Predicted 3D model of a 94-nucleotide RNA (TPP riboswitch aptamer (THI element)) from Arthrobacter sp. PAMC 25486. NCBI's taxonomy places the organism under Bacteria, Bacillati, Actinomycetota, Micrococcales, Arthrobacter. The coordinates come from a structure-prediction model, not an experiment, and the mean pLDDT is 76.
[in-house]
């Protein structure tokens, strides 16, 4: 000083859809999550978490960002400690 597909801790960024019904709610269905008395999932530049494109195109489905393309597309949110491993310098010993 660098690597790491690790670990905490703080911070910070996103989403919440689609049907049915007796619509202050309740049930189904995909998913890590489908709204909050969340302190809950997921992500954070090694960035498909998430926006746009998009009232898209195709397949499917009761119906749906439900598959898939689009997507080498164009934005998107970070410090530090510690763990392991290499590696350089100096000092002091021998």
């Nucleotide at each position: 000083g660098g690597a790491c597909a690790c670990g905490a801790c703080a911070c910070g960024g996103g989403g919440u859809g689609c049907c049915g019904c007796c619509u202050g709610g309740c049930g189904g269905c995909u998913g890590a999550g489908a709204g909050u008395u969340a302190g809950a999932c997921c992500c954070g530049u090694u960035g498909a978490a998430c926006c746009u494109g998009a009232u898209c195109u195709c397949g499917a489905u009761a119906a749906u960002c439900c598959g898939a393309g689009c997507g080498a597309a164009g934005g998107g949110a970070u410090g530090c400690c510690g763990g392991u491993c290499c590696u350089g310098c100096a000092g002091c010993a021998a």